Context: one part of a larger RNA
RNA sequence: AGCUUGCGGUGGAUGCCUUGGCACUGAGAGGCGAAGAAGGGCGUGGAUAGCUGCGAAAAGCCCCGGGGAGUCGCUAAACAAACUUAGAUCCGGGGAUUUCCGAAUGGGGCAACCCGUCCCGAUUAAUCUCGGGACAUUCCGGUCUGAAUUCAUAGGGCCGGAAGGCAAACGGAGGGAACUGAAACAUCUCAGUACCUCUAGGAAGAGAAAGCAAUCGCGAUUCCCCCAGUAGCGGCGAGCGAAAAGGGAAUAGCCUAAACCAGUUCAACGCAAUAGCCCGCUGGCGUUGUUGAACCGGGGUUGUGAGGAUCGGACGGAGGAAGCGGCGGCUUCUUCAGAGAGUUACAAAUUCUCAGCUUAAUUGAACCGUCUGGAAAGGCGGACCGGAGAAGGUGAUAGUCCUGUAAGUGAAAAGCCGAGAACUCUUGGGUUCGAUUUCUCGAGUACCUCGGAACACGAGAAACUCCGAGGGAAGCCGGGAGGACCAUCUUCCAAGGCUAAAUACUACUCAGUGACCGAUAGUGAACUAGUACCGUGAGGGAAAGGUGAAAAGCACCCCGGUGAGGGGAGUGAAAUAGUACCUGAAACCGCAAGCCU
Numbered sequence: 001a002g003c004u005u006g007c008g009g010u011g012g013a014u015g016c017c018u019u020g021g022c023a024c025u026g027a028g029a030g031g032c033g034a035a036g037a038a039g040g041g042c043g044u045g046g047a048u049a050g051c052u053g054c055g056a057a058a059a060g061c062c063c064c065g066g067g068g069a070g071u072c073g074c075u076a077a078a079c080a081a082a083c084u085u086a087g088a089u090c091c092g093g094g095g096a097u098u099u100c101c102g103a104a105u106g107g108g109g110c111a112a113c114c115c116g117u118c119c120c121g122a123u124u125a126a127u128c129u130c131g132g133g134a135c136a137u138u139c140c141g142g143u144c145u146g147a148a149u150u151c152a153u154a155g156g157g158c159c160g161g162a163a164g165g166c167a168a169a170c171g172g173a174g175g176g177a178a179c180u181g182a183a184a185c186a187u188c189u190c191a192g193u194a195c196c197u198c199u200a201g202g203a204a205g206a207g208a209a210a211g212c213a214a215u216c217g218c219g220a221u222u223c224c225c226c227c228a229g230u231a232g233c234g235g236c237g238a239g240c241g242a243a244a245a246g247g248g249a250a251u252a253g254c255c256u257a258a259a260c261c262a263g264u265u266c267a268a269c270g271c272a273a274u275a276g277c278c279c280g281c282u283g284g285c286g287u288u289g290u291u292g293a294a295c296c297g298g299g300g301u302u303g304u305g306a307g308g309a310u311c312g313g314a315c316g317g318a319g320g321a322a323g324c325g326g327c328g329g330c331u332u333c334u335u336c337a338g339a340g341a342g343u344u345a346c347a348a349a350u351u352c353u354c355a356g357c358u359u360a361a362u363u364g365a366a367c368c369g370u371c372u373g374g375a376a377a378g379g380c381g382g383a384c385c386g387g388a389g390a391a392g393g394u395g396a397u398a399g400u401c402c403u404g405u406a407a408g409u410g411a412a413a414a415g416c417c418g419a420g421a422a423c424u425c426u427u428g429g430g431u432u433c434g435a436u437u438u439c440u441c442g443a444g445u446a447c448c449u450c451g452g453a454a455c456a457c458g459a460g461a462a463a464c465u466c467c468g469a470g471g472g473a474a475g476c477c478g479g480g481a482g483g484a485c486c487a488u489c490u491u492c493c494a495a496g497g498c499u500a501a502a503u504a505c506u507a508c509u510c511a512g513u514g515a516c517c518g519a520u521a522g523u524g525a526a527c528u529a530g531u532a533c534c535g536u537g538a539g540g541g542a543a544a545g546g547u548g549a550a551a552a553g554c555a556c557c558c559c560g561g562u563g564a565g566g567g568g569a570g571u572g573a574a575a576u577a578g579u580a581c582c583u584g585a586a587a588c589c590g591c592a593a594g595c596c597u
Stems, first nucleotide, its partner, number of pairs: 002595008015582001016546002020517002022514007029506002031166002039101003042055003046079001049075003061095006070083002106115003116135007137163009170201001171199005181188001185235001211218002222249004232240002253498003256442001260298002263295007276285002278329006303476001305441003308437008317336007338427005350422005356416004361409003367382005383400002385389001391403003447471007457483001478493005533540002553581001556568004
């Protein structure tokens, strides 16, 4: 020196554990913000470094409700000073305060700073200073004023309202790649994906057939299953890839434009009549009237075409007013009875009552003995409860010890949801049938050509849909579609609009679940974690859990540098559990012994 064994050191694997994560389910909520948000800076405690809370009223103030004995947040024990059965701390509801920055909004600015103007107040002899309030921009509405330029308009002033910013995913829209695949690559694919922008809602979008279908029929939209990897598309390569039908989920339908009627305003025509003033007769009026435009009200909303106007038939409560006066009729307006509906579309707002739910809580059954042990919940013995044998804790494994659990009970206040009432609206006189009708039924639209896009469909025989440019209809004896086009047939009615549910998502709250992880795992983060640290910056981004049942955390003595560390003693079941603390593997380093050179 090597090998082996034993005992140690070092080291922190393994086992066990879990405060933390991950995934999902069911409910809730689906927003916050100029009444100043999200997020921060700085402060704030008797002493205060960090975290938490809070804001110069600063670990808090007030009110209401719960609760009932201690409290003064955590790391973090102690001290000081206090509070509390006249109910504190704590929990819940409501309110007050809420510095500075930040959309940041009086102006500026290198965020958390600097400097103002006006009004009111404090102070001062006065200034200074201090306190309170207002003062950004854009848009909308109203109003006043008002150029060039007569009217007007532009512009300006004032008042009121709204917006702005943030936020995880989901939605709609406008733009829009490449790597990649095609075993290269260009059409193609990846993919209308990623990403950028705008913008909304609790969902969004879509939506009540100019639809499908096929000679039968269906009857808004959305979503799921199936159809079907089918029909198709495709350098017919790679690949892309329907729809109808069928079965389900959920169901809900409506409002306008136009014709026509009445009113108001404006413009034009007409100053007179055989026009007009609801009709008939009579009297009277006449700035009446006619045409056009705009606005408002009524009317009307459909495709076995519908509506309007005119005429005719049937049916139809009451009162009042008006339509130049009188009589008769008619029409219009209005009120009531009656009928119906309603706050998500079809109009819209508020209040009250009641029930339920949420945000604190509360009642809540039943076990003892003995043995082992440091400790009983374990063993043994004998009981009990159970609408409760979910779970967690307690010195080992507890239905009966604690918190709870099952089942009940409970809200001053705030919120949500529902019902009812008030309330509001509609109808309340038109409805219906028939006939006639050259009145209407969404125009620079449909469509065509060219160029593109989107449709599963790459220009293809390429319909349907959308956009750009240029042309450009018909109008109900009309028009679109049925995958070029034509005929026949069928079906629907574009060029205006609204619409709940079934569907998508989860930053957030509550409850729960797991053949999910268990500290190199699981979130990057179980711990002062987006911290320390790195980077000019955008950004990158850790490591780090475990004494013990309880600190009982080693009084006292000894060695030592008034050390570090250790030896006794003591605590403890255990100290080879001593805070470098559960277990404590291996590499690695020693000590001792044996063998061997």
Large-subunit ribosomal RNA, domain I from a Pseudomonadota bacterium, 597 nucleotides, folded computationally. NCBI's taxonomy places the organism under Bacteria, Pseudomonadati, Pseudomonadota. It matches the Rfam family "Bacterial large subunit ribosomal RNA".